[in-house]
Molecule: transfer RNA
Organism: Chloroflexota bacterium
RNA sequence: GGGCGGUUAGCUCAGCGGAAGAGCGCUUGCUUCACACGCAAGAGGUCGCAGGUUCAAAUCCUGCACCGCCCA
Numbered sequence: 001g002g003g004c005g006g007u008u009a010g011c012u013c014a015g016c017g018g019a020a021g022a023g024c025g026c027u028u029g030c031u032u033c034a035c036a037c038g039c040a041a042g043a044g045g046u047c048g049c050a051g052g053u054u055c056a057a058a059u060c061c062u063g064c065a066c067c068g069c070c071c072a
Stems, first nucleotide, its partner, number of pairs: 001071007010024004018055001026042005048064005
């Protein structure tokens, strides 16, 4: 330098046009002498950045950034 894949909650990931979820973690309550486990409720997101297409974009297109793999 070229090709491919990835970037979504604190972590690991799903979702691939109709507008964002799961598990774990975190907070509060219940339970316990206390802790853990368990049960219930809750908080937490510029969906990497910018532009474009569309009535509507995390999702499609373009550029850029970063991470990984392969080729040279």